[in-house]
RNA sequence: GCGGGUGUAGUAUAGCGGCAAUAUAUAGCCUUCCCAAGGCUGAGACAGGGGUUCGACUCCCCUCACCCGCA
Numbered sequence: 001g002c003g004g005g006u007g008u009a010g011u012a013u014a015g016c017g018g019c020a021a022u023a024u025a026u027a028g029c030c031u032u033c034c035c036a037a038g039g040c041u042g043a044g045a046c047a048g049g050g051g052u053u054c055g056a057c058u059c060c061c062c063u064c065a066c067c068c069g070c071a
Stems, first nucleotide, its partner, number of pairs: 001070007010024004018054001026042005047063005
């Protein structure tokens, strides 16, 4: 330099055009004499930019980061 792949709450993953989910972590409450465990509730995320579309995490292009291969 060329080709391919992956980027989603603190962490690990799902989702795949129409309200972003689960576990864990975290905050509050309940339970308990206290702790742990358990239950309920909440906050928290689509790598960045542009395009297509009535509507984009999802499709297309570029850039960035990481990984793999070729040279």
Transfer RNA from a bacterium, 71 nucleotides, folded computationally. The prediction has a mean pLDDT of 83. It matches the Rfam family "tRNA". Gene Ontology term of the family: triplet codon-amino acid adaptor activity. By type it is a transfer RNA.